Small-subunit ribosomal RNA, central domain from an uncultured bacterium, 351 nucleotides, folded computationally.
Its mean pLDDT, the model's own confidence on a scale to 100, is 87.

Context: one part of a larger RNA
RNA sequence: UUGGGCGUAAAGCGUUCGCAGGUGGCACAGUAAGUCUGCUGUUAAAAGUCGGGGCUCAACCCCGAACCGGCGGUGGAAACUACGGAGCUAGAGUGCGGUAGGGGCAGAGGGAAUUCCUGGUGUAGCGGUGAAAUGCGUAGAGCUCAGGAAGAACACCGGUGGCGAAAGCGCUCUGCUGGACCUGCACUGACACUGAGGGACGAAAGCUAGGGGAGCGAAUGGGAUUAGAUACCCCCAGUAGUCCUAGCCGUAAACGAUGGAUACUAGGUGUUGCGCGUAUCGACCCGUGCAGUGCCGGAGCUAACGCGUUAAGUAUCCCGCCUGGGGAGUACGCUCGCAAGAGUGAAACUC
Repeated sequence: UUGGGCGUAAAGCGUUCGCAGGUGGCACAGUAAGUCUGCUGUUAAAAGUCGGGGCUCAACCCCGAACCGGCGGUGGAAACUACGGAGCUAGAGUGCGGUAGGGGCAGAGGGAAUUCCUGGUGUAGCGGUGAAAUGCGUAGAGCUCAGGAAGAACACCGGUGGCGAAAGCGCUCUGCUGGACCUGCACUGACACUGAGGGACGAAAGCUAGGGGAGCGAAUGGGAUUAGAUACCCCCAGUAGUCCUAGCCGUAAACGAUGGAUACUAGGUGUUGCGCGUAUCGACCCGUGCAGUGCCGGAGCUAACGCGUUAAGUAUCCCGCCUGGGGAGUACGCUCGCAAGAGUGAAACUC
C1' cells in the first nucleotide's frame, strides 16, 4: 500500500447550496497524451537464476547464458479514456396549460377557555389529597349573573393525511413569496451527479437590549412524606423563563439511530395528488399510468433481529466516518463566542 466495514456491535456530517477536485449519455470523422505493439539504446562489475567446470564433497571459486521489468529514442494500431471539431435527444433544464398543500414572511379579524377588576344576588365555608396541612374566606370567599381588562394557545375537522432541505409548520381572511406534482406540445442540446475547504438555515435551553407577563413554571419559601428528606412523587405560593422586536449562540436520542445520485430485480393490500379508459343522473365502483406516503410479503441480503421496487437486494460514481474498553470528547494549542460554551482533538497510565 491492497484487502474490511458504518440500521441495532466502533462508524452517515443536523440539513442544504456550491468553487476546486473526482466521475459522467448516444452516434460521426479526426489527433495520438494515456493505452497496446515492433525495433533499438541503457539499466557497470559482483550478487541472484539456469547450464557447465575446479578444490575428494559442500561451503567457496571459475566459465558461459538468459528472462521479466524500468527509463529514453524511433516506426506503427486507434477499440477504450482523453482532446479539439461537427451533430443527436432518452439525462438535465426552460416555456405554454392545469392541480393539491398547517411551505415561508407581513398585516387584519374571531370565538371558547383562564386569570384579574367592578357591580348585583347570597352565606359559611372554599380549595386540596392516598389521607392531610400550609393557603383563601364574615374586611363577605367559593357558587351564580352582568360589564370590563389582559396575555397566551387555537377544541371539533384531524387522518401511519398534507407541505417543507432539515429544524419544523394547524382558528379565519388579505397581500407578497419559495418549491413540488400531472398532462401533452414546443424549445435548449449533456448544460449532469457528487462535493474537501467555504456560505446559508438550524428544536429546546441559554445570553444582550427594549417591551410584555393571563396560564404554566427551573430557582426559592411553605405544607406533607420519611428514622432523617437540604430530594423524587403530591399540595399551596412563586422569580427567571415561556410570548414579541432586534441581535447572539450552533447544540439534541437534530433518529428512519439508515449520506446523495442513477439503473435494474415477484407480488398483495390501504391511502394522498394528478391524468387516461370504461361507465353512471351523480358522488362512487372497476381497470390503468405517473408522483408521494403506510402495512404485509417472495427472491436476495443479514450474526440475528429484521430489510425487502420508499432495500439493509444487485451494480456504478462521489463525499463523510470507524479501527478494543477506560483515561476522554478530557488536557494543551488554535479558531469562534459577550458569556455559557462550541469546533478541532491527543498522550501518559491502566484493563